Transfer RNA from Aliivibrio fischeri ES114, 74 nucleotides, folded computationally.
The RNAcentral record of the sequence draws on Rfam.
Rfam family: tRNA. The family's RNA type in Rfam is transfer RNA. From the family's description: Transfer RNA (tRNA) molecules are approximately 80 nucleotides in length.
Lineage of the source: Bacteria > Gammaproteobacteria > Vibrionaceae > Aliivibrio > Aliivibrio fischeri.
[in-house]
RNA sequence: GCGCUAGUAGCUCAGCUGGAUAGAGUACCUGGCUACGAACCAGGCGGUCAGAGGUUCGAAUCCUCUCUGGCGCA
Numbered sequence: 001g002c003g004c005u006a007g008u009a010g011c012u013c014a015g016c017u018g019g020a021u022a023g024a025g026u027a028c029c030u031g032g033c034u035a036c037g038a039a040c041c042a043g044g045c046g047g048u049c050a051g052a053g054g055u056u057c058g059a060a061u062c063c064u065c066u067c068u069g070g071c072g073c074a
Stems, first nucleotide, its partner, number of pairs: 001073007010026004019057001028044005050066005
């Protein structure tokens, strides 16, 4: 330098074919339970969907460029 692949909540990930208010687990916070904790139960908080631009009535999803990690080729 070229190709492939990944980037979504603090962390691990789903969302595949363009259409619902962007979700789950975990962590954290509050309450319940307990003699107090852990565990368990209920609720809450938390997102520029890596960045920018484009296509579209509508983009996490499609296209282009850029950035970062991984793998391969030279």